The RNA shown here (small-subunit ribosomal RNA) has 1530 nucleotides and comes from an Erysipelotrichaceae bacterium.
RNAcentral holds the sequence, with entries from ENA.
Lineage of the source: Bacteria > Bacillati > Bacillota > Erysipelotrichales > Erysipelotrichaceae.
RNA sequence: CAAAUGGAGAGUUUGAUCCUGGCUCAGGAUGAACGCUGGCGGCGUGCCUAAUACAUGCAAGUCGAACGAAAGAUUUUAAAAGCUUGCUUUUAAGAUUUUUAGUGGCGAACGGGUGAGUAAUACAUAAGCAACCUACCUAUAAGGUUUGGGAUAACUGUUGGAAACGAUAGCUAAUACCGGAUAAGUAAAUUGAAGGCAUCUUCGAUUUAUAAAAGUUGUAAAACGCAAAUAGAUGGGCUUAUGGUGCAUUAGCUAGUUGGUAGGGUAAUGGCCUACCAAGGCGAUGAUGCAUAGCCGACCUGAGAGGGUGACCGGCCACACUGGGACUGAGACACGGCCCAGACUCCUACGGGAGGCAGCAGUAGGGAAUUUUCGGCAAUGGGCGAAAGCCUGACCGAGCAACGCCGCGUGAGUGAUGAAGGAUUUAGGUCUGUAAAGCUCUGUUGUAAAGGAUGAACACCACGGAUGAUCUCUGUGGCUGACAGUACUUUACCAGAAAGUCACGGCUAACUACGUGCCAGCAGCCGCGGUAAUACGUAGGUGACGAGCGUUAUCCGGAAUUAUUGGGCGUAAAGGGUGCGCAGGCGGCUAAAUAAGUUUGGGGUCAAAGACCGAAGCUCAACUUCGGUUUGCCUUGAAAACUGUUUGGCUAGAGUGCAGGAGAGGACAAUGGAAUUCCAUGUGUAGCGGUAAAAUGCGUAGAUAUAUGGAGGAACACCAGUGGCGAAAGCGGUUGUCUGGCCUGUAACUGACGCUCAUGCACGAAAGCGUGGGGAGCAAAUAGGAUUAGAUACCCUAGUAGUCCACGCCGUAAACGAUGAAUACUAAGUGUUGGGGAAACUCAGUGCUGCAGUUAACGCAAUAAGUAUUCCGCCUGGGGAGUAUGCACGCAAGUGUGAAACUCAAAGGAAUUGACGGGGGCCCGCACAAGCGGUGGAGUAUGUGGUUUAAUUCGACGCAACGCGAAGAACCUUACCAAGUCUUGACAUACCAGGCAAAGCUAUAGAGAUAUAGUGGAGGUUAUCCUGGAUACAGGUGGUGCAUGGUUGUCGUCAGCUCGUGUCGUGAGAUGUUGGGUUAAGUCCCGCAACGAGCGCAACCCUUAUCUUCUGUUACCAUCAUUAAGUUGGGGACUCAGGAGAGACUGCCGGUGAUAAACCGGAGGAAGGUGGGGAUGACGUCAAAUCAUCAUGCCCCUUAUGACUUGGGCUACACACGUACUACAAUGGCGUAUACAAAGAGCUGCAAGCUGGUGACAGUAAGCGAAUCUCAUAAAGUACGUCUCAGUUCGGAUCGAAGUCUGCAACUCGACUUCGUGAAGUUGGAAUCGCUAGUAAUCGCAGAUCAGCAUGCUGCGGUGAAUACGUUCUCGGGCCUUGUACACACCGCCCGUCAAACCAUGAGAGUUGGUAAUGCCCGAAGCCGGUGGCCUAACCUUUUAGGAGGGAGCCGUCUAAGGCAGGAUCGAUGAUUGGGGUUAAGUCGUAACAAGGUAUCCCUACGGGAACGUGGGGAUGGAUCACCUCCUUU
Repeated sequence: CAAAUGGAGAGUUUGAUCCUGGCUCAGGAUGAACGCUGGCGGCGUGCCUAAUACAUGCAAGUCGAACGAAAGAUUUUAAAAGCUUGCUUUUAAGAUUUUUAGUGGCGAACGGGUGAGUAAUACAUAAGCAACCUACCUAUAAGGUUUGGGAUAACUGUUGGAAACGAUAGCUAAUACCGGAUAAGUAAAUUGAAGGCAUCUUCGAUUUAUAAAAGUUGUAAAACGCAAAUAGAUGGGCUUAUGGUGCAUUAGCUAGUUGGUAGGGUAAUGGCCUACCAAGGCGAUGAUGCAUAGCCGACCUGAGAGGGUGACCGGCCACACUGGGACUGAGACACGGCCCAGACUCCUACGGGAGGCAGCAGUAGGGAAUUUUCGGCAAUGGGCGAAAGCCUGACCGAGCAACGCCGCGUGAGUGAUGAAGGAUUUAGGUCUGUAAAGCUCUGUUGUAAAGGAUGAACACCACGGAUGAUCUCUGUGGCUGACAGUACUUUACCAGAAAGUCACGGCUAACUACGUGCCAGCAGCCGCGGUAAUACGUAGGUGACGAGCGUUAUCCGGAAUUAUUGGGCGUAAAGGGUGCGCAGGCGGCUAAAUAAGUUUGGGGUCAAAGACCGAAGCUCAACUUCGGUUUGCCUUGAAAACUGUUUGGCUAGAGUGCAGGAGAGGACAAUGGAAUUCCAUGUGUAGCGGUAAAAUGCGUAGAUAUAUGGAGGAACACCAGUGGCGAAAGCGGUUGUCUGGCCUGUAACUGACGCUCAUGCACGAAAGCGUGGGGAGCAAAUAGGAUUAGAUACCCUAGUAGUCCACGCCGUAAACGAUGAAUACUAAGUGUUGGGGAAACUCAGUGCUGCAGUUAACGCAAUAAGUAUUCCGCCUGGGGAGUAUGCACGCAAGUGUGAAACUCAAAGGAAUUGACGGGGGCCCGCACAAGCGGUGGAGUAUGUGGUUUAAUUCGACGCAACGCGAAGAACCUUACCAAGUCUUGACAUACCAGGCAAAGCUAUAGAGAUAUAGUGGAGGUUAUCCUGGAUACAGGUGGUGCAUGGUUGUCGUCAGCUCGUGUCGUGAGAUGUUGGGUUAAGUCCCGCAACGAGCGCAACCCUUAUCUUCUGUUACCAUCAUUAAGUUGGGGACUCAGGAGAGACUGCCGGUGAUAAACCGGAGGAAGGUGGGGAUGACGUCAAAUCAUCAUGCCCCUUAUGACUUGGGCUACACACGUACUACAAUGGCGUAUACAAAGAGCUGCAAGCUGGUGACAGUAAGCGAAUCUCAUAAAGUACGUCUCAGUUCGGAUCGAAGUCUGCAACUCGACUUCGUGAAGUUGGAAUCGCUAGUAAUCGCAGAUCAGCAUGCUGCGGUGAAUACGUUCUCGGGCCUUGUACACACCGCCCGUCAAACCAUGAGAGUUGGUAAUGCCCGAAGCCGGUGGCCUAACCUUUUAGGAGGGAGCCGUCUAAGGCAGGAUCGAUGAUUGGGGUUAAGUCGUAACAAGGUAUCCCUACGGGAACGUGGGGAUGGAUCACCUCCUUU
């Protein structure tokens, strides 16, 4: 100098966002345990559970310098015996020395263990004792230490007992015990002086009482002792204050209890104990009770404040098998002492005894779990001793254990052909990887060898010095090591002996392959796994840490998630329903005093260790040592601003007075009219009533209607109003009486009298309850009628409690402004109510808009949710649950207070984008309507389902599958089935060998494939052809369209879908794209915090309608000629063809509109407002369709799921559906005659003409690769005739017979023709489809496919309508807006009963156990008290004995354990029972979310399988429409 240094977040609610809010993670720590693994050393630590039970050993002794005695050894002397004559042995006496059973002293109350009990007799901190004790030690102190006596153990004898242990007779000592003297002192009493704080203290005096071991050692000196006293030190005792814990579902506790007086007791105060007296004492600042717990220094964590813990080390306390008790002693009510009771264990001769590891080791048990029956007193410390020394499981060490912290190592350098192996691959490569091998080094550790500590210095011994001294002090030397031959040092040797664990989806560093296939499994949270899993298992690779790594458990942190630092309560959890008000908390201006709080200085204390800082010692570190540092408490000074206290004053808060004012404020009484209902009577006649429609009901016994009169009850139209009053609930006709509060003005009075308010008290809608009235209307329940699948509802008809009054309960509501009360401050504007003012304006209420500010946002905004202060209430994830239980209140209903187990990872608020609504607005579409024609009925065709089958191949399934893939299944096709065959293959590439012959044709066998034989001769001989062989491979219409590409459908030719920049918003997002118009259109115009842009729309393309021009053959023919005929010549006008152009643009006019865009009308024009038609399909949706067009990943098959062949099947047939054709007839059928197209096709073809056939067709044959020829007569139409309304001259199915054609082949299974046959069907139920003009309808023609086969499909033209008022409704779509609990997006979400499984829990006849008390009984040991008789060494006396004193015994109080009794309380368990929770696909309904289809919700009552329904009152946290009021803008 320093001791001040320090604060990180993430995942998860949603489609996305912000917020609230919980859950989870990353960090640190541990006396730990478990899994895998394990080289060394140092330093620490090690029964957290059963204060369970303990075998065995040890853990407290020591002193002979206190005492007697005994035994041994050595030695001296004497004697005796033996004999080896100098030895041994024995005896006696003495000396020295060793040992010790006993007496005695000291210690054993320390040290060591444990944490059961204990919430205060404890602990921590700070004080006090004028209310106390203290052995050993020190000082006073060089003070005193005198004189006597009697016993007793040991020992000896006798004796009891199994033992433990005794009994009795006799002997003996002391520092054992007992007297006397002395008395500085002490204690008590009296008294004097001084002092203090009441009892008292100090200094004196007097009286009384009170003690010793002349001991031990030593030649001595002396030392050690002893006694009394004072003081100190040390250690304790007692008292006080403050502090540290949970429950109030523990609210009252207490009779020695609280105090006093007197006494006893104690070292000492005290109800500590006793007697008497008084009635106190404690408690919401939490008594009492219950539960839990040793307390602290400290330890862990944390930025801190805090939170958690109380292992090791240290201080205190408590305990020692359980309970009680005292003795001894300075100290104990005593861990290794005693007595008693109890439980347990052991010994026993059964009579009786013994024991207490929560000391160190160790054992059993418990448990997830915690060590050696080790060495040593060498060191430190303790006990005894004069000392040597002895004892010491304290302690020092070693052993075991990765249990923790720290340190070291398992090698270093070089080394590319990037080896091998492994893994992977796009097959090239890549990774492991300089990693290895190889080469060169090093030697920490290890192994071996050698040396080898510090810890040791005392005491003691020897020799000196100082000194009067041998005491004491001091110097030198010697002696003493369990650890340990250890640490350490040196030398030698070898890379040799030493790496694992966890993780790799995100959080969180680190990825691939294979296996598996919602299985197995993982998981801290979110979550992963259903055939391509970076999430499971394995492998390779990678990451992290490393002799460890991971998991589990617990604590703190993160968590500002209990918020003092540092949170909230309008809607997320949270303001009490409202007021009054005690305690409590807080409190206006001013002056003075005080000093409790406050600020500041000094002092004491805050043990040591630890922590922190600075140093030092072990090689470093851990570890250890030294020095420094301290937030608390106490005490003592100072200051006086603020708070407090006291005193005095003031008037701005508060209150009073005076003068006015408004009002559905309250209570009671009286009274009024309208209306409903009922009764009576009159008139009057068949209905009334009710509903979406009905019915029940009422009515011919006269209703409803109407008129008059009467009765009765309840409620008070208009006024009436985001108007008024009240604390809230609430209050509404009028009048009267009584009464509370408020406002304004004034400024006379009081002078802080105030604010808030736990407990408490009062009020408190509706429903409900009790008693008694009343009862018109309405109306839970109930009954009936409807509706419905059902309808315990909604609707209707009736209708009882109730609604009303009086009195008394209840005490709750969405009791809401979801906003506690009070005070102050902070822009404006504008309504309204009541006052004041001449006015400006102002006071008190009540609304709206709005700035700053605030808020998660919505919003609030002087009536705050802003800025501040004070006080109260309340919240801490969702569910379980406002439930259970207990308590209180209540007549009951129930209300208040109010949990836990268990379960989930969310629940929730606000706002956003969508989607949806049986929400709203606007608009469009053959969407409806208006029309025309169909389908659905019949027969047939065709497709599908189903069924059948050996097979009936496969796919397509609402619109958007079903005359669809298939523009054409007899074989083929063909994918299916049966049978027969082939296996490098029917097809491709590569290799080897052989070949002159392959294909084709013929014959034979066979169903054929195929086989054999013959014939054949340019496909091959670069062998590219054929045959044979081997292997790579071929092949698959096998699976997955939910792995894919490509293609397609659909919404939809709907008008939408987006982006950049800017701006707004915390953000998701918004704006642009909304608005006013307009359009077919996000088309265009205008406006606008937007300005622009893109994909779509439109246009550009094709076709069609008009014209011009060019070209005219095979097309055309007006004029000229010609023919049977545009046949031919000719023409280039027309038609037509194909090239190029023109034309249409709201361009022009008028009107409307905003002077715009545009719309309406008109002109012209072939065509008029995108002219008609087509092609063209935005972002996206549907895991839409297709692996069977094709391509393709992965999987699967490989003498078969591949390939070939024959035959069969796809064509089946009780049935159902879709799409078509033909009909049912007269607008028709049939017959005869007759007119007019377009667009196509044609050489394996179209085929004229002629001949034959009734005909299909056959034969023959010209022309034409086609504006030339052919298909090819178009039909409906028109004209004439016939049929005459019938199952027909309609209709044509079906069947029979005979044929034709195609084709290897028409049996299964083709089309057509002729003759005959002649079903059903007479216009089609519910329902449903198409179409807006050259359209529907109707008529025929052509083409693709194709050998043949069309009622289908694709085109073509002919004839040719009707209707559209309009947008209410149905369907679909677009835009805006609104609600939402939906986002897989309404085919959504979601509620309750019932049924099933599992889990925790409440009740429960009871059963059982514990705990603490109470009452009574019994009462051990023991202290205390009493005591006749009995016993008794010391002392006394008047001495054969008595006394004093003592003892045993007995009695009494107290009292442990025990017994009995009834209760309290806490657990466990219990047949049964109640609700609750959880659980992919159970049952019944559909209550809620949209106006959720009856708006929802709250309180209450009744009812019902269930969600729920209904009545009464209330809320808006209700959609929509209209009106009123207010506001903003113009």